Source information:
This is a predicted structure of a 73-nucleotide RNA (transfer RNA) from Candidatus Moranbacteria bacterium GW2011_GWF2_35_54. The coordinates come from a structure-prediction model, not an experiment, and the mean pLDDT is 80.
RNA sequence: GCGCCGUUAGCUCAGUUGGUAGAGCAACAGCCUUUUAAGCUGAUGGUCGAGGGUUCGAAUCCCCCACGGCGCA
Numbered sequence: 001g002c003g004c005c006g007u008u009a010g011c012u013c014a015g016u017u018g019g020u021a022g023a024g025c026a027a028c029a030g031c032c033u034u035u036u037a038a039g040c041u042g043a044u045g046g047u048c049g050a051g052g053g054u055u056c057g058a059a060u061c062c063c064c065c066a067c068g069g070c071g072c073a
Base pairs, nucleotide, nucleotide: 001072002071003070004069005068006067007066010025011024012023013022019056028042029041030040031039049065051063052062053061
């Protein structure tokens, strides 16, 4: 230098044909328990890596950049 894959909640990851984003765990509150743990319930938590474009509408399609991994040279 070139190619491929990845980047979504604090962490690990889903997200179908473009229709407005979810799960588990953690943390928080409550119930239960003599207390803790375990169990149950609830709510919270996201500029979807940055910027631009296409579109009525983009996490999703296109361009470019950044970071990480793998391969080639």
Notes
Its Rfam family is "tRNA". By type it is a transfer RNA. About the family: Transfer RNA (tRNA) molecules are approximately 80 nucleotides in length. Taxonomically the source falls in Candidatus Moraniibacteriota (Bacteria, Bacteria candidate phyla).